[in-house]
């Protein structure tokens, strides 16, 4: 320090996710040892038991027990035993009394508070034990528990008689420097005040005890430590919580506390508190610290300190120095125990423990030895504080599980391409050591300043010996972020996942196994918390278009503010004091073997008070100033704004003329209007809206927004001059005012236009786009609504920062052109911003003040609440729940019912067809036991098939066979195979027969039986594949490298301006050059030449025949087949740019690639094809192989494609006659000849061919006939008869002949093909092939017609534009319905909580009153009083009852919207001009996207 994740890449904005550190942690799987430390986060939930606070006899009296000792007296043994009684010591037991029980341990429910922090104040205070000083303690009294005795009660316990003690209890003297009061006075201080000193005055104390060493009492005075009160400043969230508030604020008596105060009470004023956020409402102990993070912050408050608050819940006082008291009390509630039912006990948030809840958190352990507490002189007791052990890998830390050698690279696992790789020096072996764990021996410090005597831990840590590698390694990951790969297994299943994503038959993602990677006695996983997050931005961010500027002004609080000079001294700066608790942390350092841990030392504690100073800047105070603002004067400019008149064009309408039959309307119609006279026209009237040209990125206006003249009445700017004012100025939360359109109310109007509605068209529907009417509305008045793409998507104000160039207003200069200036409104542009696109003096640049919003997307600008409206709505404005991306700006393609330019039999112009008839051949589709399989728009369908009767074949049924029908390998036997012959059988077979090998003798080779490896599959995937093929498209395009722009995808070059078939050229340019495509280079054909002359030819020359190049000869023609020229815009000419080219001529057989073919660029279609072969994987293996017989593929209501004959006269028939080219022929072709009407048959000559045959060319041309009809047209079907080929023509051939004579008169919408030797139209050939073509493939023969053109349809190529589209338009995509789910809003209500508020009713209990009834101490001789109580009444109070409401949380029939789902339904709204451009307000209609109206914006 980053990474991953929106796209087909990119750049940018966002969020979502990882990787770090942490933790009082749980959970999975493991777990060897030892140090420190940690250990109910939930139920402030309810507790058995047993312990946590006692302690003093040196304050006091009683009492048990025991030891001595002394009297007494009994038993007597004269010395012991036992009584009794009195003294001593030692102990136990309850009471009185004294200190302690307010500390110390828990725990965090409350509590948003002066409760915590930090600084302060107390001139408003209290202080027990303790320390110092000073002074003192004299003399009496009454009584009470214990204890006894009666009684009540189960029991807790209580009542009474009696008796007694004190450092317990009460008077009384003494005493003042304490306290009060009244007076005089000194000095201080912020204010009330406070402090000293003086006089007078009334009045209030004490305790002993003993071992005589002390310990203790009382009053004063300071101390130290500790407590209270107050006060600056800090201290969570919600404004959908805005007003609280009556003891409330303040005064004055009073009263009250240790002490100030409405702290409480009575009267008097009405005040306090809040937007710097009161009230309320939710949460929450505060902090020193802890995690974290560079900081600055964020989070959080376990353990250890400090503080607060709390003790089943509430209330309430008492005692005491101090408490409203955890282990005191006394009501009330709840709730558990006892119980004789009458009454009575209890409080683990003290240590253990238990239940219960919980994911989840320990033993009812030892000690007081240490540290510290409380009593106590003390000895000492008591101490679940604390010291120690116990349980837990819950944390941090430290150790080990060996360590050297050791390659046959062992065995075995895994994997292989079968060679090896790899675990792996790893093991095994050999040699060492012994930390730890076991054993044995030894053995501490912690303890204490005269000795002594004390150790829970603990035989503990620590040290020594022997001796064994012996007892001690898991987890989690390996697709990318992120170290680390590979085989089986599964087949969108099961699983997997932090985000992206894996998984639908070869998964480095799932599961397992091998191998790796990483941490390590721990690893992951979970959940929190902070980093990363600059994703809340103080430090450190944005707002044209990504989310985001308020619709606009004018001002109120705030905030910010121009120049000089003075003062001051609150921001600010330095120094200085105190304080910032101890731990913590950082440095150095020291102690356990290190370490963690401990512990000394300093440093930090960035704050806060104080005190002296400083004056530069803000502040403020006080003079001052003109540059900012304003005022007065002069000028001219304007659709500013209100109100009143006026005016003219048009439309309509209304009269009256002319006038006739149609008008209107549209893409074509129609609804509608007209013979009752429209449209048109002319005259005149009505009325109501709106102001044509002037018009202009011209002017005004804060925005909305303003447009005829003219008058009034009125804001504002702008200029020119410097007269006055002196900072008066900028922003601006609430708040106010204005604010288009539509709407809303009242009341006018109401020619056009014109939501809803009507009707007529459209259409699949058309609740629409088009038309025909039309109501509200649009207008006027007044009110009212306050929102718009209210936009420049850009708040407002200042100054600065190159220029150029229009435009309106003013103002100087100049003769004038023009120049300079000052506010306005445009374009272009540098610099600089910016993601980019663009902004650029009218900034979106450089800064400074203020306002106002913004933090994914969707829920939603939606719900609830509040406020505002007469409604419609406006405004403020969430959450649950869901995705991992929405979102910008540009780029490359793709598409566009987008735009330019060009091609092409693409149209258009022609000829000629399909579509109709019938046959023929594919297909679908339907049949079938099969009808085998593929191929599917074009680019499948006379295709694979260049030829299914057996075969073919793959398909069906039937019979067989199982190492096989075929190939390689072992063995054994045989000698054969192979051929014929009989039977049997539908055949395969099976059975018997006959007859038969070479060989160098090693054996070949053949067949048969076996045994196993294997064959064998036309089974599956063409979406695993290789290989061929189609198709854009023979279209002219598809790339590279340098180099240049550009953050980058990308571009440039490949555009552009010409021309070409053509990215052909030429020019031109930030390009420059290169590659595959074009084109030429091949082959063919057109002309000519040479060379050569059979089997080809025959001109001349000879010869022959009935006749034929038949012979001789010749090769001149022609032909044949090889060499060659030829054709290149090469000449001229004219356009052009002096180019490319082009048009035109000349020549030439042939002109501008001469025709024709081969030949397919970079790619597209997961196009075809596993049935041509090959060929991964899978799958079957007595069968999904393989033989063999019949069958099928030829089925046949039907649809569809290719074709073939026709329909006739441009023709049919008859008859006679002509003139190719190109090819095949030996299991062939087959002559002549003979037969048969005929297919054909006999025959066999010739030819492996420039020889023979096939072989007749046909149409054409001549004659004759037919005369327009279902025909002399057509030939289909049948029907007998045949011929042929072949084992075999029935299912199922071709062909002849005789009869038969069907549909069919030129073909609907629609569609196809062809630019010249083409289309047409004739007929020949040769594959395949026994036999079978109308297919298919080649060949000549006759031989046209049109093209003006590129508007249009169809494709293609280039520019360009828009896209929300990239599987790329076969695209994306919205809205209802309908079905599941889930969350959430209303909801008649219901249950339940929580603060409070009003009203009765009142426990304890302070206080208050009153006290007749009681009463030991003092007083009095008494009688009484003093003083004090009990009773009683008041005030005031918890609980509790009622009551009206708030508020908030469950639930809750039905109900609204929303979210998710795979292929549901109905449409097509938006994305392109999305097919009626589209959004935004708003009114309205409509199943639904949505239409339509007004008025806005351009996105």
């Nucleotide at each position: 320090a980053g990474a991953g994740u929106u796209u087909g890449a990119u750049c940018c904005u966002g969020g979502c996710u990882c990787a770090g550190g942490a933790u009082g942690a749980a959970c999975g799987c493991u777990g060897g040892c030892g140090g420190c430390g940690u250990g109910c986060c939930u139920a402030a939930c309810a507790c058995a038991u047993g312990c946590a606070a006692g302690u003093c006899g040196a304050a006091c009296g009683c009492u048990g027990a025991g030891u001595a000792a002394a009297u007494a007296g009994u038993g007597c043994u004269u010395g012991c035993a036992c009584u009794a009684u009195c003294u001593a010591c030692u102990u136990g037991g309850a009471g009185u009394g004294g200190c302690g029980g307010a500390c110390g341990g828990g725990u965090g429910a409350g509590u948003a508070a002066c409760g915590c922090g930090u600084g302060g104040g107390u001139a408003a205070u209290c202080u027990g034990c303790c320390c110092u000083g000073u002074a003192c303690a004299g003399g009496g009294g009454a009584a009470u528990a214990a204890c006894u005795g009666u009684g009540a009660g189960a029991a807790a316990u209580c009542a009474u008689g009696g008796c007694u003690a004190a450092u317990a209890c009460c008077g009384c003297a003494u005493a003042a420097u304490a306290a009060c009061u009244a007076u005089u006075u000194a000095c201080c201080g912020c204010a009330u005040g406070g402090u000293g000193a003086a006089u007078a005055g009334a009045g209030g104390a004490a305790a002993g005890a003993u071992u005589u060493a002390u310990c203790g009492g009382u009053a004063c005075a300071g101390g130290a430590g500790g407590a209270g009160c107050c006060c600056g400043c800090g201290u969570c969230u919600g404004a959908u919580u805005a007003g609280c508030u009556a003891g409330u604020u303040g005064g004055u008596g009073g009263g009250g506390u240790a002490a100030g105060a409405g702290c409480c009470u009575a009267c008097c004023a009405a005040g306090g508190c809040a937007a710097u956020g009161a009230u309320c409402a939710g949460u929450a102990g505060c902090c020193g610290g802890c995690c974290u993070g560079a900081g600055a912050g964020g989070g959080u408050g376990a353990c250890c300190g400090g503080c607060c608050a709390c003790a089943u819940u509430g209330g309430g006082a008492c005692u005491g120095a101090g408490a409203c008291a955890c282990g005191g009390c006394c009501c009330a509630a709840a709730c558990u125990c006892c119980u004789a039912c009458g009454g009575g006990a209890g409080g683990c948030a003290g240590c253990a423990g238990u239940g219960g809840g919980g994911a989840a958190u320990a033993u009812u352990g030892c000690a007081c030895a240490a540290u510290g507490g409380g009593g106590g002189a003390a000895a000492c007791c008591c101490u679940g504080a604390u010291g120690c052990a116990g349980c837990a890998a819950c944390g941090c830390c430290g150790c080990g599980u060996g360590a050297a050698g050791g390659a046959a690279g062992a065995a075995g696992g895994u994997u292989u391409u079968c060679g090896g790789a790899u675990c792996g020096u790893a093991a095994a072996c050999u040699u060492c050591u012994a930390u730890c764990g076991a054993u044995g021996g030894g053995g501490a410090a912690g303890a204490a300043a005269a000795a002594a005597a004390u150790g829970a831990c603990g035989g503990u840590a620590c040290c020594c010996a022997a001796g064994u590698a012996a007892g001690a390694a898991g987890c989690c990951c390996c697709g990318g972020c992120u170290a680390a790969c590979u085989a089986c297994g599964u087949g969108c299943c099961a699983g997997c996942a932090g985000c992206c994503g894996c998984g639908g038959u070869a998964a480095u993602a799932c599961g397992u196994a091998g191998g790796g990677g990483g941490c390590a006695a721990g690893c992951g996983u979970u959940a929190u918390c902070c980093g990363g997050a600059a994703u809340u931005a103080c430090u450190g961010g944005g707002u044209g278009u990504a989310a985001a500027g308020g619709g606009u002004g004018a001002g109120u609080a705030g905030g910010c503010g121009g120049a000089u000079u003075a003062g001051u001294a609150a921001g600010c700066c330095a120094u200085a004091u105190g304080u910032g608790a101890a731990a913590a942390c950082u440095c150095a350092g020291g102690g356990c073997u290190u370490a963690a841990c401990u512990u000394u030392g300093a440093g930090a504690u960035u704050g806060c008070a104080u005190a002296a100073g400083g004056a530069a800047c803000u502040g403020u105070u006080a003079a001052u100033c003109u540059a900012g603002a304003g005022u007065a004067c002069a000028g001219g400019a304007g659709a500013g704004g209100u109100a009143a008149g006026u005016g003219g064009a048009a439309u309509u309408c209304c009269u009256a003329g002319u006038g006739u039959a149609g008008c209107g309307g549209u893409g074509a119609a129609a609804u509608g209007c007209g013979u009752a006279g429209a449209u048109a026209u002319u005259a005149g009237g009505a009325g109501g809206a709106a102001c044509a040209c002037c018009a202009g990125u011209g002017g005004c206006g804060a925005a909305g927004g303003c447009g005829a003249c003219u008058u009034a009445c009125u804001g504002g700017a702008c200029u020119g001059a410097a007269a006055c004012u002196g900072a008066c100025g900028c922003u601006g939360a609430g708040g106010c005012a204005c604010g288009a359109a539509a709407g809303c109310g009242u009341g006018g109007g109401u020619a056009g236009c014109g939501a809803a509605c009507a009707g007529g068209a459209u259409u699949a529907g058309a609740u629409a786009c088009c038309c025909u009417g039309g109501u509200a509305g649009u207008c006027c008045a007044c009110g009212c609504u306050g929102u718009a793409a209210a936009c420049g998507a850009u708040g407002a104000g200042u100054g600065c920062u190159a220029g150029g160039u229009g435009u309106g207003g003013g103002g100087g200069a100049g003769a004038g052109a023009u120049c300079c200036u000052c506010g306005g409104u445009g374009c272009c542009g540098c610099a600089g911003c910016a993601a980019a696109c663009g902004c650029a003096a009218u900034a979106a640049g450089c800064a400074c003040u203020c306002c106002a919003c913004c933090u994914g997307g969707g829920g939603a600008g939606u719900a609830c609440g509040g406020c505002c409206g007469c409604a419609a709505g406006g405004u403020u404005g969430a959450a649950a729940c869901u995705c991992a991306a929405a979102g910008g700006a540009a780029u490359u393609g793709a598409c566009g019912g987008g735009g330019g330019c060009c091609c092409g039999c693409a149209c258009a112009a022609g000829c000629g067809g399909u579509g109709g008839a019938g046959c023929a051949u594919g297909u679908g589709g339907u049949u079938u036991a099969a009808u085998u399989c593929g191929a599917a728009g074009c680019a499948a369908c006379g295709c694979g098939a260049a030829g299914a009767a057996c075969c073919u074949u793959a398909c069906c049924a039937a019979g067989g066979c199982u190492u096989g029908a075929c190939a390689u390998a072992c063995c054994a036997u045989u000698g054969a195979u192979g051929g014929g012959u009989g039977c049997a059988g539908a055949g395969a077979u099976g059975c018997a027969c006959c007859g038969u090998u070479c060989u160098a003798c090693g054996g070949a080779c053949a067949a048969u039986g076996g045994a196993u490896a294997c064959a064998g599959g036309u089974g599956g995937u063409g979406c695993a594949u290789g290989g061929u093929u189609g198709u854009c498209g023979u279209c002219a395009g598809c790339u590279c490298g340098u180099g240049u722009c550009g953050u980058g995808a990308g571009a440039u070059g490949u555009u552009g301006g010409g021309u070409u078939a053509a990215g052909u050229c030429c020019c031109g340019c930030a390009a420059c050059g290169a590659g595959c495509g074009c084109a030429a280079c091949c082959c063919u054909u057109a002309u000519u030449u040479u060379u050569a002359g059979u089997a080809g030819c025959c001109a001349g020359c000879g010869g022959g025949u009935a006749g034929u190049g038949c012979c001789g000869g010749g090769c001149a023609c022609a032909c044949u087949a090889g060499a060659a020229a030829g054709a290149c815009u090469g000449c001229c000419g004219u356009g052009g740019a002096u180019a490319a080219c082009a048009c035109g001529g000349a020549g030439g057989a042939a002109g501008g690639u001469g025709g024709g073919g081969a030949u397919g660029a970079c790619g597209u279609c997961a196009a075809a094809u596993c049935a041509u072969c090959a060929u991964g994987c899978c799958c079957c293996u007595u069968a999904u192989g393989u033989c063999u017989u019949g069958g099928g593929c030829u089925a046949c209501a039907c649809a569809c494609g290719u074709g073939c004959u026709a329909c006739a006269a441009u023709g049919g028939c008859a008859g006679g006659u002509a003139c190719a080219g190109a090819g095949a022929g030996a299991a062939g072709c087959g002559a002549a000849g003979g037969g048969g009407u005929g297919a054909c048959c006999u025959g066999g000559a010739g030819c492996a061919a420039a020889g023979c045959u096939c072989a007749a060319a046909a149409a054409a041309g001549c004659u004759g006939c037919c005369a327009c009809a279902g025909u002399u047209c057509g030939g289909a079907u049948u029907g007998u008869a045949g011929u042929c080929u072949g084992c075999a023509a029935c299912u199922c051939g071709a062909c002849u002949a005789c009869a038969u004579g069907a549909a069919g008169c030129u073909g609907g919408a629609a569609u196809c093909g062809c630019u010249a030797g083409u289309a047409a139209u004739c007929g020949c050939a040769a594959a395949u092939c026994a036999g079978c073509a109308u297919g298919u493939u080649g060949c000549g023969g006759u031989g046209a017609a049109u093209a003006c053109g590129u508007u249009c349809c169809c494709g293609g190529g280039c520019c360009u534009u828009g896209u929300a589209c990239a599987c790329a338009c076969c695209g994306c995509c919205c809205g209802u319905c309908a079905c599941a789910c889930c969350a959430u809003g209303g909801g008649a209500g219901u249950u339940g909580g929580u603060a409070g508020c009003g009203c009765c009713c009142a426990a304890c209990g302070u206080c208050u009153g009153u006290g007749a009834c009681c009463u030991a101490a003092c007083c009095g001789a008494a009688a009484g009083g003093a003083a004090g109580g009990a009773g009683c009444a008041g005030c005031c109070u918890a609980a509790g009852g009622c009551g009206a409401g708030a508020c908030c949380a469950g639930u809750g029939a039905c109900u609204g919207g929303g979210g998710u789902g795979a292929a549901g339904u109905c449409g097509u709204a938006a994305c392109a001009a999305g097919g009626u451009a589209g959004c935004c307000g708003u009114a309205u209609c409509g199943g639904a996207a949505g239409g339509u109206g007004c008025g806005g914006c351009u996105g």